[in-house]
Context: one part of a larger RNA
RNA sequence: GACGAACGCUGGCGGCGUGCCUAACACAUGCAAGUCGAGCGGAAUCAUAUAAAUUAAUCCUUCGGGAAGCGUUUAUAUGAUUUAGCGGCGGACGGGUGAGUAACGCGUGAGUAACCUGCCUGUAAGUGGGGGAUAACACAGAGAAAUUUGUGCUAAUACCGCAUAUUGAGAUAGAAUCGCAUGGUUUUAUCUUGAAAGAUUUAUCGCUUACAGAUGGACUCGCGUCUGAUUAGAUAGUUGGUGAGGUAACGGCUCACCAAGUCAACGAUCAGUAGCCGGACUGAGAGGUCGAACGGCCACAUUGGGACUGAGACACGGCCCAGACUCCUACGGGAGGCAGCAGUGGGGGAUAUUGCGCAAUGGGGGAAACCCUGACGCAGCAACGCCGCGUGAAGGAAGAAGGCCUUCGGGUUGUAAACUUUUGUCUUUGGGGAAGAAAAAAAUGACGGUACCCAAGGAGGAAGCCACGGCUAACUACGUGCCAGCAGCCGCGGUAAUACGUAGGUGGCGAGCGUUGUCC
Numbered sequence: 001g002a003c004g005a006a007c008g009c010u011g012g013c014g015g016c017g018u019g020c021c022u023a024a025c026a027c028a029u030g031c032a033a034g035u036c037g038a039g040c041g042g043a044a045u046c047a048u049a050u051a052a053a054u055u056a057a058u059c060c061u062u063c064g065g066g067a068a069g070c071g072u073u074u075a076u077a078u079g080a081u082u083u084a085g086c087g088g089c090g091g092a093c094g095g096g097u098g099a100g101u102a103a104c105g106c107g108u109g110a111g112u113a114a115c116c117u118g119c120c121u122g123u124a125a126g127u128g129g130g131g132g133a134u135a136a137c138a139c140a141g142a143g144a145a146a147u148u149u150g151u152g153c154u155a156a157u158a159c160c161g162c163a164u165a166u167u168g169a170g171a172u173a174g175a176a177u178c179g180c181a182u183g184g185u186u187u188u189a190u191c192u193u194g195a196a197a198g199a200u201u202u203a204u205c206g207c208u209u210a211c212a213g214a215u216g217g218a219c220u221c222g223c224g225u226c227u228g229a230u231u232a233g234a235u236a237g238u239u240g241g242u243g244a245g246g247u248a249a250c251g252g253c254u255c256a257c258c259a260a261g262u263c264a265a266c267g268a269u270c271a272g273u274a275g276c277c278g279g280a281c282u283g284a285g286a287g288g289u290c291g292a293a294c295g296g297c298c299a300c301a302u303u304g305g306g307a308c309u310g311a312g313a314c315a316c317g318g319c320c321c322a323g324a325c326u327c328c329u330a331c332g333g334g335a336g337g338c339a340g341c342a343g344u345g346g347g348g349g350a351u352a353u354u355g356c357g358c359a360a361u362g363g364g365g366g367a368a369a370c371c372c373u374g375a376c377g378c379a380g381c382a383a384c385g386c387c388g389c390g391u392g393a394a395g396g397a398a399g400a401a402g403g404c405c406u407u408c409g410g411g412u413u414g415u416a417a418a419c420u421u422u423u424g425u426c427u428u429u430g431g432g433g434a435a436g437a438a439a440a441a442a443a444u445g446a447c448g449g450u451a452c453c454c455a456a457g458g459a460g461g462a463a464g465c466c467a468c469g470g471c472u473a474a475c476u477a478c479g480u481g482c483c484a485g486c487a488g489c490c491g492c493g494g495u496a497a498u499a500c501g502u503a504g505g506u507g508g509c510g511a512g513c514g515u516u517g518u519c520c
Stems, first nucleotide, its partner, number of pairs: 001519003005516005012389006018382002020347001025345003029342003034089003039086002042083013058067003096300003105225008115217002120213008128162001130160002137152006168193011198205002226272003233263003238260008275297004279290004302323005325336004353379001355378003361375001362373004392422004402413004426461001427457006436447001464509005469490003475504005485492002
């Protein structure tokens, strides 16, 4: 000098930041990922129309009944709203944490002639004709529940054939051309093979194929990346080859066979420690230390393992299995995962609200309206940090009183106070009151009646902490008497202590000041 700090004493305001460093310990409760009815069939409710049945008041009546008909019920059709289910897209982003990892994990620079890429953009072409199911639903069951079985019915942008096929894919045969090796690119002929889905308010939005782009990812390599030799040998899929499988793709990635290699004193292996970087702190620099917040990458999601779906995961708020733990149970069986935001217990020297809002920015879905969004924007708490402001200003000597010291003369506190004049930052009250809000207009602000502006009131409501032997700025008195105590080092204290305690005074910093811890 610095700090994600803590502790002691003290504490007025504002702005901007920051806030579990420990138990990757366990978690009550709420919320954090949904959306689309313009993909689909239903269901419920409401409205309108039509038909049927029934029918109040009313009218006619030969008293038998008839006419007309509010309303009610049922059926059909249309429209509106809502939505459990099928279906689509998104739940692989965003958010958290740093346990593991000494590694192509990260950083940097190359390579892929060994690769993939939903949504988006551009270009070209197409969107023909069929089929069989299944949830929902109904009925019948099983179960305490979670859930589940059977039968029957039905739809689709769900699923499956057929046709068509440009520059797709594969095979065979050729040609041209290029390259750093394997090889690549272009092209010709023949054969084989591969698509599609509709919706609507008629504006559009979709769907399929191919090529290209963009974005995102995957893999390989050079170099760099802590400590220990009181760790010296390590290694059998190990190292290489052939073949096969597998992958988006190269590869012992996996497998069969063959060979016996491969790494290591330029430190293999083993052990310990650790997420890496942009950067941060310090320092004249070289360097040393650190990796909180913000940004990039990686890894993880109760522990271990596994795959499914998908453009993308081996998936925090998906699935399956095993373990530990917690909960429910009718004992047969089930449910759960805060290292998301708050919050609780625990641990600890120590770290906040179970807040408001989608108004802005951004994200998901939707044609849109809009819905969702603990991302985010804000507010709350904390002097935790940085920065700014205030606690008044000017005048004022009878140098008041009081305190302390005293050689008793006085000195000092000290222009300090009182007193006079004055100001109004902050504060209090009242009034006004934003920007942030954007597309032609309208509407839309959580923050917030906040910031800010105006007026009024009144010095009123706002100063402490540490030190004073030397280092080191700042001294006297009393008390104590090697006691009580101080102390960073040297060292003070045993009767005149500037070093202990108190008081006065002084010095330093100031809403802080000291102490402790850590790094330079």

RNAcentral holds the full RNA, with entries from ENA, Greengenes and SILVA. A computed fold for a 520-nucleotide part of an RNA from an uncultured Clostridiaceae bacterium, annotated as small-subunit ribosomal RNA, 5' domain. It matches the Rfam family "Bacterial small subunit ribosomal RNA". Rfam links the family to the GO terms ribosome and structural constituent of ribosome.